[in-house]
Molecule: Fluoride riboswitch aptamer (crcB RNA motif)
Organism: Mollicutes bacterium
RNA sequence: ACUGCGAAUGGCGAGGGCGUUCGCCCUCAACCGCUAUAACUAGCUGAUGACGCCUGCAAUAUU
Numbered sequence: 001a002c003u004g005c006g007a008a009u010g011g012c013g014a015g016g017g018c019g020u021u022c023g024c025c026c027u028c029a030a031c032c033g034c035u036a037u038a039a040c041u042a043g044c045u046g047a048u049g050a051c052g053c054c055u056g057c058a059a060u061a062u063u
Stems, first nucleotide, its partner, number of pairs: 010025004016054006033044004
C1' cells in the first nucleotide's frame, strides 16, 4: 500500500442553528436547485426533505 473479515460508528437531502420525523448512501456513494441557450450568458424560487421554534435578510401594517 492492497485485499478479506470482524467490531464500533457515521454521512447526505441547493445558502444558519436546534428538536421531531421521513427518505437516501456505505466512501469511485448519497448530495451538489430550476428555465432558456451549442456554448458564452441571461432569468427565477426557497433559510425546511417535511413540521415546529430561534436567528439573519426583504416587504407591508400597527405601536